Predicted 3D model of a 72-nucleotide RNA (transfer RNA) from a Bacteroidota bacterium. The sequence is in RNAcentral, with records from ENA. Rfam family: tRNA.
This record gives sequence, structure tokens and C1' cells, in this order.
RNA sequence: GCUCCCGUCGUCUAGGGGUUAGGACACGAGCUUUUCAAGCUUGCGACACGGGUUCGAUUCCCGUCGGGAGUA
Repeated sequence: GCUCCCGUCGUCUAGGGGUUAGGACACGAGCUUUUCAAGCUUGCGACACGGGUUCGAUUCCCGUCGGGAGUA
């Protein structure tokens, strides 16, 4: 260089046209406990960026950026 794959809360991930964008861990608050841990309740928190298609895009298409694999 070319081909292919991936990019979603702090981390790991589910969701591939109409979702309140879900879960686990972490973090904050409360309950419990003499305290800590554990447990329970609750909160906070995300679609890499720019275009296009569509009534509607995290999802489909193109490009950019980043990461990975293969190949010479």
C1' cells in the first nucleotide's frame, strides 16, 4: 500500500430502522452493621466524527479518524 473486522456509560458488553439505548462491574447516596466488608434500595453515566438515504438512523450507505487481523 491492498483486503477484511471493530469503534455504544469510567471498564466489559446487549441492541443492526420506530427501544425510556438495556445489563454487569465501578462510582455517589440511603438502609442494615459498633465499624469495615457483604447484602438491599436508589442515583449518576454512552451510540468516534462529518455527510447521505429515509417520515424516522446507534442501526443502512459513503468518507475521515482511531484500533486490530491478514497479505506483499